RNAcentral holds the sequence, with entries from ENA.
Small-subunit ribosomal RNA from a Terriglobia bacterium, 1492 nucleotides, folded computationally.
Lineage of the source: Bacteria > Pseudomonadati > Acidobacteriota > Terriglobia.
The prediction has a mean pLDDT of 83.
It matches the Rfam family "Bacterial small subunit ribosomal RNA".

């Protein structure tokens, strides 16, 4: 310094992660509508649906200077009966004849897919008015409309006869450079130019005094328009694949403004199509306009350019120019009038009705501007236009006020009750006056001499007046900016996608509050974005969706080397277009700006014009080469094909021998064979099918496959040679042609073994299975079909390139050798390991899934569905092609980390085995369930509820039921008033609670008052009233299992993973060693209690005492010692590898348990859910469970005798002697605040003695009597005694518990609770065993590794029938509609053609007309078909939809591994045969590879 201006993501699959992939959202826009809300101006915009149907008014007229006349009539003059009348007459002018215009403007988008549109270009054409610019405009004629008079009709409107004029109309004359013919000349050679003959062929007049001006014929020319051809662009379907007979061309004649099959005769038989004809949907095209970074994509509304249309269909006429919105003419259709005989009409112009719809304006002004007809021109028309009116429908811009004003009014909301917020917000002072209101002034738009403003008295300026009249809307759980509180309580409701809502909801209503955006906000709709989600820019296909099963191959796509020529493409340069408005920039105009105006860029396309080819890319032509590809020549290996032929094992039958009672089968069995002689042995003979060994991730082959050996035939590959063709190549849609496992079909023929289906037999809840005994089809052969598979490397073919190492098969070469094996190279196959690199990840890696370059085929959420229809194909079965409605927020793939396995491997635990003692049976006791009841209060519920909460329900407790009572309250604080001590004692009534009565009785202060108390009032207590799923706190459990984790660093895109895995070890993640770890924390274990052994020290309760005991301080074990990493084993030792026992419970789990032990959020209740009081229940009792206690007895009962503990407890207590009772007790008081006293005798044992196996001298349940004790009270509801009864019960099914040593077992002592009650619990001593070979299995656990479709994690996940609602689909006898053809039949109007004898005025002639014929021809009518939506009894299948039924298919080795083709069979998942594949777990071999 130029240039560029431009590109964001987010949520949603999971326990979590990365891919992949749908859906979703934040943006911009709109002709929009819908909700709420609405102050004002400018610009603009405004039926998107019924091209539905339309009342009324207006939208095209004009010209009298083209005619004739009517009728008004200023004026003049004349008459007048004064009303008026005649005449001349300026001007005006209805209706008519004539001209110009109505083909323009204006609306709409129906149709059209098309030369329609847009571009670029062409050639054989016409053009009224207009510019220019030639020549001419003589001279005749005979009609008619108006009018008259007559007729017909309701009327539209007609018809007859009479008059009449024109720039209306017809002849005649002249007439060129015009038209035709025909001749000659000339060029650039065409449909040329030019010259010359013949023929034919025009006109109108009007204004003016007049000059002259408008006009009229007949030509050139121009500009503007318009017709006609062409190149290319721009929509979907192939479940439309073939189309076409005027078709495609040629020739004549014809037409037409004008090329042409544009029509018509005759010949040819073309012509278009996969680069999509035809046929079906749908669609006005285009400048533009919206979106997007751009490439796209989407659109076509106002403006603007075209086109097409004008109720539908058809069809010409006039005309310059229509096939003609507001003109004709025929048919339909609908509407209207009608005297019923006939008529009218066409708003998709302008305002308006109606209907339709979410939806869209006034029956308005004005011709002042602008622009258009008509006219000489004044003017007239103009719903074109310009204005106004309605509408926030949109873009722009104002405004609802400024400024000051509290450590902060009031209310409101929250609140942890201190505040906090609304909030300088407001009131309150002072300002202002945009826009309001009033009141005055007053434009521009109008120009060239003049008038002429609808808007409008409008912008706009001025004065005054006064904060004055003027804010809502939507949101606030995350994407997403804004939170609280209150009400609901899976209800009501939200909801774009994920999702909230079942009692503490920031998500649902409200409210306060905050965010947003503001006259407007928010909803729907729709488009582009984001979406790289159809990928050109700018994607994929091994497992996510994606390679056709594999060859062959026309045609297209691409294509080795040299040189020569071109210039198709490419490049760059210049011209021409690409309309105007839009877009962008500049500049300007309304106060900005929206909006306008004026200038300039831009416009990537199309086309002409020259040019560039030196590399590189490419078409064509021609010549070369030789490496691609082929051919030849010499070898080689092979289960490559096909046909004949031959073998031996084994099987099954048959014969024969020989022999007896079983054979076979399984998990165990039975079915079934067998004394009619099986089976098992031997010898003979028959049959089919398949080929053990070799055999090998070995060969061969395109795949699908291919294995016995021999011989013919055959087709591919490799190596070597490098002789020869010279690009002959790859690749190959939609077509074509061929192979193509199993299985299945036809038809013949085998049939030994296996063997769907079926029988039968276990198995089983059941077993249409797994297992077992048969057994057809079938497997086999020959012809022929079939076309499918996990047809897999889930991986298209080709070439080229990109580290290696390592098997193996083949071939060649080189070294060495006598040779051969080994050995090294090279090349083809064919395996495994790895670098780069790729890849979501796994992996893949010279045989790619890396790097490039060609050509094919395919994918675009899950499901429905590889299914319906239609179409091809098959004999069937079925196969190829191949949707859609509906539905879901996912469906996946890879990989983690659990968990989980009827998975592995390794290890612990009284887990199991091996013992003892038990529980399950019995009667009592407790608890628990069900039941009952006025209650039988509440929790606990698998282990981990059930002798649990409760270490102790007669009353109280208590929380329940009945009843009587109280209401500031049984019980706390605090204030107001009044009064008083409060209490205590007694008494009466009452069930008591309670009332009442009597008697007694203060303190500080000087006082007011205060402390304590009573009534009252207010705030308020209370509530075991409900939420353990709102909590704290504690607990219980897995489990005293060994494990949980954390920093740092390293691997992984990430989840994560390493560590903490590995080899040893241990009770133990103990600890050693090894390692991309290195450290730590938290458990383990140690530190503490008890306990065993010793030492000192000091203590003891009659006194003493080394012991014993108490107590407190020590030793000892530890890492010592031996072998030894660590451990283990070993010795001494009281203890030895933790000596033994207890406290001690990691991250977590299970919403575990607990609101009734407490604490606490939230809710309720508040003359009752509070609170007192009696009574009653909790104690019920056909049942059933749980933990016990007592037994069943002789290892024992039951008498007598005599020993031995520990550890506790006691003053409202324990409670000796002693003394009374059989006994419980009862007196009785001593003693002890306790190593002193008491409780307190310990029992089993010991030593006797008795009993004799029995329901007993076992056993003590139940009852009865009689007593005790504790307590207010022992009826319901205590405990103990004594006597009397003497039940069940004679060792206990399935099944389950405890325990490994001072342990089980068995004995008894003592506490706590507590007046009273203990078989419970909680602790204590005494007596004291048995077993462990061991880890298969059972529980349970901890490590590693593997599957997983599991993650609420297997008590998990699913699958199909069926039955139920609802949906949306297919079939379906058929029904009713529609749309495009065809084919014939009739044929309107009407060109066109033929006749025209009938009519016709312009001499004659020619000519025109009606009328008849006929081609053609809309609508109609007939038919068969075709197509397409719609319906339809009934019938399929699908989808979906908290708790329906049966089952267990699938995910683990899913309990028979699954799937995949096919067949068969079954309620259903599914099951079986055959053949295939791993997307199969496991364990053992094999073999290969890698490390050492």
């Nucleotide at each position: 310094a130029u240039g560029a201006u431009g590109g964001a993501g987010a949520g949603u699959u999971u326990g979590a992660u990365c891919c992949u992939a749908g859906c979703u959202c934040a943006g911009g826009a709109c002709a929009a509508a819908c909700g709420c809300u609405g102050g004002c101006g400018g610009c603009g915009u405004a039926c998107c649906u019924a091209a539905g149907a339309c009342a009324u008014g207006c939208a095209a007229g004009u010209c009298g200077a083209a005619c004739g006349g009517g009728a008004c009539g200023c004026g003049u003059a004349g008459c007048u009966u004064c009303g008026g009348c005649u005449a001349c007459a300026a001007g005006u002018c209805a209706a008519g004849u004539g001209g110009c215009g109505c083909a323009c403007g204006g609306g709409u988008g129906a149709g059209u897919a098309a030369c329609a549109c847009g571009u670029a270009g062409g050639a054989a054409c016409c053009u009224g008015u207009c510019g220019c610019u030639u020549c001419g405009u003589g001279g005749g004629g005979g009609a008619u409309a108006c009018c008259g008079u007559c007729g017909g009709g309701a009327a539209a409107c007609c018809g007859a006869c009479g008059c009449u004029a024109a720039u209306a109309c017809c002849g005649c004359a002249u007439g060129a450079g015009c038209u035709c013919a025909g001749a000659g000349c000339c060029c650039a050679a065409g449909u040329g130019g030019u010259u010359u003959u013949g023929a034919g062929g025009a006109a109108a007049g009007c204004a003016g005094c007049a000059a002259u001006g408008c006009g009229c014929g007949a030509g050139g020319u121009g500009a503007g328009g318009g017709g006609c051809c062409u190149g290319c662009g721009g929509c979907c379907g192939a479940u439309u694949a073939g189309c076409u007979u005027g078709u495609u061309g040629g020739u004549g004649g014809g037409g037409u403004a004008a090329g042409a099959g544009c029509g018509u005769a005759c010949c040819a038989a073309g012509g278009c199509g996969a680069u999509g004809a035809u046929c079906g949907g749908u669609a006005g095209c285009u400048g533009g306009u919206c979106u997007g970074a751009g490439a796209g994509g989407a659109u076509g509304g106002u403006c603007a350019g075209c086109c097409a249309c004008a109720c539908u269909g058809g069809g010409a006429c006039u005309g310059a120019g229509a096939c003609a919105c507001g003109g004709c003419c025929c048919a339909g259709a609908c509407u209207c009038c009608u005297a019923c005989g006939g008529g009218a009409g066409g708003c998709a112009g302008c305002a308006g009705u109606u209907a339709g719809g979410a939806a869209a304006u006034u029956u308005u002004g004005a011709c002042a501007a602008u622009g258009g007809g008509c006219g000489a021109a004044a003017g007239c028309c103009u719903g074109a236009u310009c204005g106004a009116g309605u509408a926030a429908c949109g873009c722009c811009g104002c405004g609802u006020g400024g400024a000051g004003g509290a450590a902060g009014a009031a209310a409101g909301c929250c609140u942890u009750c201190g505040g906090g917020u609304u909030g300088u917000a407001a009131a309150c002072u002072c300002c202002u006056u945009u826009u309001c209101u009033g009141g005055g002034g007053a434009a521009a738009g109008a120009g060239g001499a003049a008038a002429a403003g609808a808007c409008g008295g409008u912008a706009c300026c001025c004065c005054a007046g006064g904060a004055a009249g003027a804010a809502g809307c939507c949101u606030c759980g995350g994407c997403u900016a804004a939170c609280u509180a209150c009400g609901u309580g899976c209800c009501a409701g939200c909801a774009g996608c994920c999702g909230c809502g079942g009692u503490a909801a920031u998500a649902c209503g409200u409210a306060g509050g905050a965010g947003g955006c503001g006259a407007g906000c928010g909803u729907u709709g729709u488009c582009c974005g984001g979406a790289a989600u159809u990928a050109c820019u700018g994607g994929g296909c091994g497992u996510a969706a994606a390679g056709c099963g594999c060859g062959c191959g026309a045609u297209g796509g691409c294509g080795g080397u040299g040189c020569c020529a071109u210039a198709c493409g490419a490049c760059g340069g210049u011209g021409g277009u690409c309309a105007a408005a839009g877009c962008u920039c500049c500049c300007g105009g309304c106060u900005c700006a929206a909006c306008c105006g004026g200038g300039a860029a831009a416009a990537g396309g199309c086309c002409g014009c020259g040019g560039u080819a030196a590399c590189g890319g490419u078409g064509g032509u021609g010549c070369u080469c030789u490496u691609g590809a082929g051919u030849c020549c010499g070898g080689g290996a092979g289960a490559g094909g096909g046909a004949a032929g031959u073998g031996g094992a084994a099987c099954u039958c048959c014969g024969c021998g020989a022999g007896u009672a079983g054979c076979g089968g399984u998990g165990a069995a039975a079915u079934g064979c067998g004394u009619a002689g099986a089976g098992a042995c031997g010898c003979g003979g028959a049959g089919g099918a398949a080929c053990a060994c070799c055999a090998g991730u070995g060969g061969c082959g395109a795949a699908g496959g291919c294995g016995a050996c021999u011989u013919c035939c055959u087709g591919g590959u490799c190596c070597g040679g490098c002789a020869c063709u010279g690009a002959c190549g790859c690749u190959u849609a939609g077509a074509g042609c061929g192979c193509g496992a199993a299985a299945g079909c036809u038809a013949g023929g085998g049939g030994a073994g296996c063997g769907a289906a079926c029988g039968g037999g276990a198995u089983u809840a059941g077993a249409u299975a797994c297992c077992c005994c048969g057994g057809u089809a079938g497997u086999c052969c020959u012809a022929g079909c079939c076309g499918u598979a996990a047809a897999c490397g889930a991986u298209g073919g080709a070439u080229a390139c990109u580290a290696g190492g390592u098997g193996u098969a083949c071939g060649u070469g080189g070294u060495a050798u006598c040779g051969a094996c080994c050995c090294c190279a090279c090349g083809u196959g064919u395996g495994c390991c790895g670098a780069a690199g790729c890849u979501u990840a796994c992996g893949c890696a010279u045989g790619a899934a890396g790097u490039a370059u060609c050509c094919c085929g395919c994918c675009u959420g899950g499901g429905g569905a590889g299914u319906a229809c239609g179409g091809c194909c098959g004999c069937a079965a079925g196969g190829c092609u191949a949707a859609a409605a509906c539905u879901c927020a996912a469906a996946g793939g890879a990989a983690u980390u659990g968990a989980c396995g009827g998975g592995g491997a390794c290890c612990c635990g009284c887990a199991c085995a091996a013992g003892c003692a038990g529980c399950g049976g019995a009667g009592c006791g407790u608890g628990u369930g069900g039941u009952u009841u006025a209650a039988u209060u509440c929790g606990a519920c698998g282990c981990a509820a059930c002798g649990c909460g409760c270490a102790g329900a007669a009353c109280c407790u208590u929380a329940c039921c009945c009843g009587g009572g109280c209401u500031u309250g049984a019980c706390a604080u605090g204030g107001g008033c009044a009064g008083g001590a409060c209490g205590g004692u007694g008494g009466u009534a009452g069930a008591g609670a309670u009332a009442c009565c009597a008697c007694u009785u203060c303190c500080a202060g000087c006082a007011a008052u205060g402390g304590c108390u009573u009534g009252u009032c207010c705030a308020c207590c209370g509530g075991u009233g409900c939420u353990g799923c709102a909590u704290g706190g504690c607990u219980g459990u897995c489990g005293u299992c060994a494990g949980c984790u954390c920093g740092u660093g390293u691997c992984g895109u990430g989840a994560g993973a390493u560590g903490u895995u590995g080899g040893g070890u241990u009770a133990a993640g103990u600890c050693c060693c090894g390692c991309a770890a290195c450290g730590a924390g938290c458990g383990c274990a140690a530190c503490c209690c008890c306990u065993g052994u010793u030492g000192c020290c000091a203590g003891u309760u009659a006194a003493g005492a080394u012991g014993u005991c108490u107590g407190g301080c020590g030793a000892g074990a530890c890492u010592g010692c031996c072998g030894c990493a660590a451990g283990c084993g070993g010795a001494g030792g009281a203890a030895g590898g933790c000596g033994g026992g207890g406290a001690u419970g990691a991250c977590g789990u299970c919403a575990a348990g607990u609101c009734a032990g407490c604490a606490c959020g939230g809710c309720c209740c508040g003359u009752a859910u509070g609170u007192c009081c009696g009574g009653g229940g909790c104690u019920a009792c056909a049942c059933a469970c749980a933990c016990g206690c007592u037994a069943c007895a002789a290892u024992g009962g039951c008498c007598g005798u005599c020993a031995c503990a520990g550890a506790g407890c006691g003053u409202u207590g324990c409670c000796a002697a002693c003394c009374c009772g059989c006994g419980a007790g009862g007196g009785g008081g001593a003693g002890c605040u306790a190593a002193u006293c008491g409780c307190a005798c310990a029992a089993a044992g010991u030593c006797g003695g008795u009993c004799c196996c029995a329901g007993u001298u076992c056993g003590g349940a139940u009852u009865g009597c009689a007593g005790g004790c504790u307590g207010c009270a022992a009826c319901u509801c205590g405990c103990c005694u004594g006597c009397a009864u003497g039940a069940a019960g004679g060792u206990g099914g399935a099944g389950u518990u405890g325990c490994u040593a001072g342990u089980a077992a068995c004995c008894g002592c003592c506490g706590g609770u507590c007046a009273g009650c203990a078989c419970a619990c909680g602790g204590c001593g005494g007596u004291g065993a048995a077993u462990a070979u061991g880890u298969u299995c059972c529980c349970g656990g901890g490590u590693c590794u593997u599957g997983u479709a599991c993650a609420c994690a297997c008590c998990g996940c699913c699958c199909g029938u069926c039955a139920c609602a609802c949906c949306a689909u297919g079939g379906a006898a058929g029904c009713g509609c529609g749309g495009a053809a065809c084919a014939c039949c009739c044929c309107a109007a009407g060109c066109c053609g033929g006749u025209g004898g009938g009519c016709c005025a312009a001499g004659a002639g020619a000519g025109g007309c009606a009328g008849c014929c006929g081609u053609c021809g809309a609508a109609g009518g007939u038919g068969g078909g075709c197509c397409g939506a719609g319906u339809g009894a009934c019938u399929a299948g699908g989808g979906u939809g908290a708790a329906g039924u049966c089952g267990u298919a699938a995910c683990a080795a899913g309990g028979u591994a699954g799937c995949c083709g096919u067949a068969c069979c079954g309620g259903a998942a599914g099951g079986u045969g055959c053949g295939g594949c791993u997307g199969g777990a496991u364990c053992a071999c094999c073999u290969c590879c890698u490390u050492u």